Molecule: RNase P RNA; transfer RNA
Organism: Pseudolysinimonas sp.
């Protein structure tokens, strides 16, 4: 210099002007005296994904003695966390020269199922061609050849995604782990390293037992349901009916429990009515920096910072200057000038993740190639 | 804001691991008819919404997106 790979960050800045929303405040009008409407003014007013709603929690209500079944989810090991299907580190397998990336990564020697077409045979398989012994017929140059039959054979051919270890030898009529050597895998026993997944080594057994669990299933672990339209308070409106429990042998409620106190209603279903206000509601498993512990995810201490939270729902447009960037022109260059560009998207109870969308830019670590020293 | 379902030929739908994915209606051509319709015959028609994965093999199983529909005080 060229190409690549991984991580982090930004999401234009300032000013003017018009407009939108919450809250505060001032004025006017109305008022059922609670407030409402209109106008002015001041502060503040989206995101890295606010998105999809795919996971996990908080919170709230309902259900629940304990335990189990069913259903659902997860699945190498160790750690992180409130929790997770997320994150970190490591192991194993695969891809790449490499940085690095990918893996729903338990069990197929528990059982059941499935495997189209092709093929002789598809699961403790299989004689279609081939090879070999024997028997019979025919031919013969007497070596044998050919046809048929009973058998043997998985070394060779052929089919398939897949055909029951591989190579060489011994052996044999021809063959075969039938036997031997080496290689690959597996089982058993033992030793060493590691918390562990796992890795390394020794002895032994010829053991060679295919695939599929994102098929049923088995093993281990986790798991109640509904969701802020949860739920609560006040006001208003309407039409009641039924069921269960209870009224001093006490339902239900309060003081955290025991115990004490209050105590006549409480809960559900059907029907009818309403579509108002307030709370929940935004300072939280919150963020930045520094120190310490840890390989890291993360934890912890100190310090600093944090003004959307609303009515079915506001946060936008224009102009100017300066940055950024693209194209044209001028210029030897520095640069000048003209025109263009800035995405994806958008809060509604709140967090942690994942996934997806995104014009463009900045920073850092690493790898490969080339050149020079 | 929350929850659920669906996507296969131009239209309406089958198919739910096994090869080239079917049926009816439609369309085109031919026949029949003086002509048209009916009728008969032949033919045409798929990125199975998209992408990735599991499997020997995916419309079908799994995951992520896209589009459409329905329900809830």
């Nucleotide at each position: 210099c060229g190409g690549g790979c991984c991580g982090g960050c930004c999401a234009g800045a300032c000013g003017g002007u018009c407009g939108c929303g919450u809250c505060g405040u001032c004025g006017c009008u109305c008022u059922u005296c609670g407030g409402a409407g209109c106008g002015g003014u001041g502060c503040c007013g989206a995101g890295g994904a606010a998105c999809g709603u795919c996971c996990g929690g908080g919170c709230a209500c309902c259900a629940c003695a304990g335990g189990g079944c069913a259903g659902g989810g997860c699945g190498g090991u160790g750690g992180g966390u409130a929790a997770c299907a997320c994150c970190c580190a490591c192991c194993c397998g695969g891809a790449g020269u490499g940085a690095u990336c990918c893996g729903c990564g338990a069990g197929a020697a528990a059982g059941u199922g499935c495997a189209a077409c092709a093929g002789a045979g598809a699961g403790c398989a299989g004689a279609c061609c081939g090879c070999c012994u024997c028997c019979g017929g025919c031919c013969u140059u007497c070596g044998g050849g050919u046809c048929g039959g009973c058998g043997g054979u998985a070394a060779g051919g052929g089919u398939g995604a897949a055909a029951c270890g591989g190579u060489g030898g011994u052996g044999u009529a021809a063959g075969a782990g039938a036997c031997c050597a080496c290689c690959a895998g597996g089982g058993g026993c033992c030793c060493g390293a590691g918390u562990g997944a796992u890795c390394g080594g020794g002895c032994u057994c010829g053991c060679u037992g295919g695939g599929u669990a994102a098929a049923c299933c088995u093993c281990g672990c986790c798991u109640g349901g509904u969701g802020c339209a949860a739920g609560g308070u006040c006001a208003g409106a309407c039409a009641g009916g039924g069921a269960a429990c209870g009224c001093u042998u006490g339902a239900g409620g309060g003081g955290g429990c025991c115990c004490c106190c209050c105590g006549a209603g409480u809960u559900c279903c059907c029907g009818g009515g309403u579509a108002g206000a307030c709370c929940g509601c935004u300072a939280g498993a919150g963020g930045g920096c520094u120190g310490c512990g840890g390989c890291a995810a993360c934890g912890u201490a100190g310090u600093c910072c944090c003004g959307a939270g609303a009515g079915a729902g506001a946060u936008g447009g224009c102009c100017g200057u300066c940055a950024c960037u693209c194209a044209g022109c001028c210029g030897a260059a520095a640069g000048g000038u003209u025109g263009g560009g800035g995405a994806c998207a958008g809060a509604a109870c709140c967090c942690g993740g994942c996934g997806u969308a995104u014009c463009g830019g900045c920073c850092g670590a690493c790898c490969c190639g080339u050149u020079u020293g | 804001c929350c929850c659920c379902c669906c996507g296969u030929a131009g239209c309406u739908c089958a198919g739910a691991g096994g090869a080239c994915a079917g049926a009816g209606c439609g369309a085109a051509c031919g026949g029949u008819u003086u002509c048209u319709a009916c009728c008969c015959g032949u033919u045409u028609u798929g990125u199975c919404g998209c992408a990735g994965g599991u499997u020997c093999g995916a419309a079908u199983c799994c995951u992520g997106c896209c589009g459409g529909g329905g329900g809830g005080a």